[in-house]
Context: one part of a larger RNA
Molecule: small-subunit ribosomal RNA, 5' domain
Organism: Euglena archaeoplastidiata
């Protein structure tokens, strides 16, 4: 010079779009963020007798959506390649939906606990749970054979089983690329490779027996440090060099810690069991709890919002649909944190350039057409009126919002500060202070005429900001 999620001083109209705990991944009160479906099903209860409302089996979704970067230097990540894979929901294509049967919670009675929360007896339903039958283009062997399924509800329809295909998803493998340190030089026994057997949805020391002794490394292996990685940003004429916020793609994490359960999909933020650590409740036996979800609160810091309103748009859930639920999101609110734009008035106005200030060589200079004075204008400003689009879906539906825009009426009215003047570097002068009080980025200034400190005037930059500091080029 340019940049910032910045912060400090001094000042501050306005509108528009953005942005807002970089520090303790430190503790959280509170309230809310994930529920749907009664057109699976058996109940209680209310009823205007249409229908409503609840708790339990059941089914979908609770793996997305949000946050946050601790860890992780390669299970990551970028990219470009590939093979031995699986899939709920979706679309399509071909088929199929035949008969039975036992339970189990609600509920009801006993009963235990101070509370969480049980225990026992007995009753019942289903698209919940088993059994026959039925079987190919599915699977196992490849050759005869052998195996595995279904659920109904309603009357327009929506399901449910088996294959197959596709769409998207997601596991798996390979090359290249990915910060410092040699004041870290050797390191590794499932370690490297077979073989054989398990195991995965799939390859594979993924895991186990046994052989063999291999594997990796000065092209830097091990090992210590730092670090989420990209698309981007920033600065530069490139070249490169810094970064990784906020927006999108990918990972890792959810008080610490490992295991796992259900499931298409997790080893799971608001889901379970164990351990620890810490808070809290207790009748001392016991038990409850996780804001790196949105608001908030206390700490920590130079520093970073509101315990808003709305489901009307979008967009997920769920439902046959009305609906529901959604702190995703869309909006207001606070904040000169940025970036753009407007504005703080405009023309005209001296032969005494009033008055004053301030400086003077006392003649005059200067602040200065600047003001007073006269005509104008109303962006903004107040006070009326008019008022949307955003709604897709003939009719209804707007949180924002009486917003944003239109028109009048009023009146120059409501709105300039910072910051420097010695040289770099644009901008002087007088007074005061006297090596004191102070200035400084750097060079240096002050010890009686200081263009350098303080003030005054006036002049230069910049401008609703300016000027310091930090940091990167």
């Nucleotide at each position: 010079g340019g940049a910032u999620g910045a912060a400090c001083g001094c000042u501050g109209g306005c509108g528009g779009c953005a942005u807002g705990c970089u520090u303790a991944a430190u503790a959280c009160a509170u309230g809310c963020a994930a529920g749907a479906c009664a057109a699976a099903u058996g109940g209680u209860c209310c009823u205007u007798a249409c229908g409503g409302a609840c708790a339990a089996u059941g089914u979908c979704g609770g793996a997305c959506g949000g946050g946050u970067g601790a860890g992780u230097a390669a299970u990551g990540u970028g990219u470009a390649a590939g093979a031995a894979u699986c899939a709920a929901c979706a679309u399509u294509u071909g088929g199929g939906u035949g008969g039975g049967g036992g339970a189990c919670a609600a509920c009801a009675g006993a009963u235990g606990g101070a509370a969480a929360c049980g225990u026992u007896u007995g009753c019942u339903a289903a698209u919940a749970c088993c059994c026959c039958a039925u079987a190919a283009u599915a699977c196992u062997a490849u050759u005869u054979a052998g195996u595995u399924a279904a659920a109904g509800a309603a009357u327009u329809u929506c399901g449910c089983c088996c294959a197959g295909a596709u769409a998207u998803g997601a596991g798996c493998u390979u090359g290249c690329a990915u910060c410092u340190g040699a004041u870290u030089a050797g390191c590794u026994a499932g370690u490297u490779g077979g073989u054989u057997a398990g195991g995965u949805a799939a390859g594979a020391g993924c895991u186990a027996a046994c052989c063999a002794a291999g594997g990796c490394u000065u092209u830097g292996a091990u090992c210590a440090g730092u670090a989420g990685c990209u698309g981007g940003u920033u600065u530069g004429a490139g070249a490169a060099g810094a970064u990784g916020a906020u927006c999108a793609g990918c990972c890792a994490c959810a008080c610490u810690g490992g295991g796992a359960c259900u499931g298409a999909g997790a080893c799971a933020c608001g889901g379970a069991a164990c351990a620890g650590a810490c808070u809290c409740c207790u009748a001392c036996g016991g038990g409850a709890g996780g804001c790196a979800g949105c608001a908030g609160u206390a700490g920590g810091g130079a520093a970073u919002a509101u315990u808003u309103c709305g489901c009307a748009a979008u967009g997920g859930g769920u439902g046959a649909a009305a609906g529901c639920c959604u702190g995703a999101c869309g909006a207001a609110g606070c904040a000169a944190u940025g970036c753009c734009g407007c504005g703080u008035g405009g023309a005209g106005g001296a032969a005494u350039u009033a008055a004053g200030g301030c400086c003077u060589u006392u003649g005059g200079g200067u602040c200065g057409u600047a003001a007073a004075c006269u005509c104008c204008u109303u962006u903004u400003c107040u006070c009326a009126u008019u008022g949307a689009a955003g709604a897709a879906g003939u009719u209804c539906u707007g949180a924002c919002g009486g917003u944003a825009u239109u028109u009048g009426a009023g009146g120059a009215a409501u709105a300039a500060g910072c910051a420097u003047c010695g040289g770099c570097a644009a901008u002087u002068u007088u007074c005061g202070u006297g090596c004191c009080a102070g200035c400084a980025g750097c060079c240096g200034c002050g010890g009686u005429a200081a263009u350098a400190c303080g003030a005054g005037a006036g002049a230069u930059g910049c401008a609703a900001g300016c000027g310091u500091u930090a940091u990167c080029c």